[in-house]
This is a predicted structure of a 90-nucleotide RNA (SAM riboswitch aptamer (S box leader)) from Dethiosulfovibrio peptidovorans DSM 11002. The same sequence occurs in records of 2 taxa. NCBI's taxonomy places the organism under Bacteria, Thermotogati, Synergistia, Synergistales, Dethiosulfovibrio peptidovorans.

RNA sequence: UGUUUAUCCAGAGUCGGGGGAGAGAGUCAGCUCGCAGAUCCCGCACCAACCUGCUUUAUGGCAAGGUGGUCCUGCUGACAUCGAUGAGGA
Numbered sequence: 001u002g003u004u005u006a007u008c009c010a011g012a013g014u015c016g017g018g019g020g021a022g023a024g025a026g027u028c029a030g031c032u033c034g035c036a037g038a039u040c041c042c043g044c045a046c047c048a049a050c051c052u053g054c055u056u057u058a059u060g061g062c063a064a065g066g067u068g069g070u071c072c073u074g075c076u077g078a079c080a081u082c083g084a085u086g087a088g089g090a
Base pairs, nucleotide, nucleotide: 001090003088004087005086006085007084008083013044015043016042017041018040022033023032024031026079027078028077029076030075045070046069047068050066051065052063053062054061055060074082
């Protein structure tokens, strides 16, 4: 990079530092967040879906190593099979 498959209403931060204007998925409409500093980046803490390890009669429990996540259902509806994450194989 392309491919197969599973999941996208469970859970977990009003934390510290940086930064400085828009942000929450592409279009439209709505709703919401934001200079009383959002979105975003780093650190720490936390969570436990997938892989992994231990354990159990068990579908369960524990751990937190890989990876992912931690305000609102991927914010809602319509459209476009658009996107995100895990695992497998090429």